[in-house]
RNA sequence: GCCGAUGUAGCUCAGCUGGCUAGAGCGUUCGACUCAUAAUCGAGAGGUCCUGUGUUCGAGUCACAGCAUCGGCACCA
Numbered sequence: 001g002c003c004g005a006u007g008u009a010g011c012u013c014a015g016c017u018g019g020c021u022a023g024a025g026c027g028u029u030c031g032a033c034u035c036a037u038a039a040u041c042g043a044g045a046g047g048u049c050c051u052g053u054g055u056u057c058g059a060g061u062c063a064c065a066g067c068a069u070c071g072g073c074a075c076c077a
Base pairs, nucleotide, nucleotide: 001073002072003071004070005069006068007067010026011025012024013023019057028044029043030042031041032040050066051065052064053063054062
């Protein structure tokens, strides 16, 4: 340099053919239970959906450009 994949909550991920309030598990906070802890149960908090622009009545989802990470290939006189 070329090609491909990925980017959504603190972590690991889901989100089908655009559609109305964006979710799960783990973690975390509070409460219940217990002599106590763990486990278990209930409730809550937590999100610029990588960035920008565009298309559309409407974008996490589509298009273009860019950034980051990972993998493959090439180059290295």